[in-house]
RNA sequence: CUCUUAUCAAGAGUGGCGGAGGGACCUGGCCCUAUGAAGCCCGGCAACCAGUACUUAAAAUGUAUAUUGGUGCUAAGUCCAGCGGUAUAUUUUACCGAUAGAUGAGAG
Numbered sequence: 001c002u003c004u005u006a007u008c009a010a011g012a013g014u015g016g017c018g019g020a021g022g023g024a025c026c027u028g029g030c031c032c033u034a035u036g037a038a039g040c041c042c043g044g045c046a047a048c049c050a051g052u053a054c055u056u057a058a059a060a061u062g063u064a065u066a067u068u069g070g071u072g073c074u075a076a077g078u079c080c081a082g083c084g085g086u087a088u089a090u091u092u093u094a095c096c097g098a099u100a101g102a103u104g105a106g107a108g
Stems, first nucleotide, its partner, number of pairs: 001108008013042001015041003021032003026082004043074003048070003051065004078100001083097005
């Protein structure tokens, strides 16, 4: 990088360093930010994988756990829309799906 698969409405900081941007990309919005952005450290959240306990003849499956390890996450629904559809006569609005994306696990 590509493919498969599961999840994406909940949760988590009045900390330290840092010093101007950030919210994935493009377009259009809407936001956050010197009352301190990104990034790093610490803390925290969660329970995807491993582990552990229960379950079982054993495994698989399932349930639980957060003492241990690997990730992940820690403004706003993936911040919203873009493509297709449903409802309303239309604008609008709401909802469903696709595409794209993020994360885990597995494979090449």
Model confidence (mean pLDDT): 82 of 100. A computed fold for a 108-nucleotide RNA, annotated as SAM riboswitch aptamer (S box leader). It was read from a public genome assembly, where an Rfam model found it.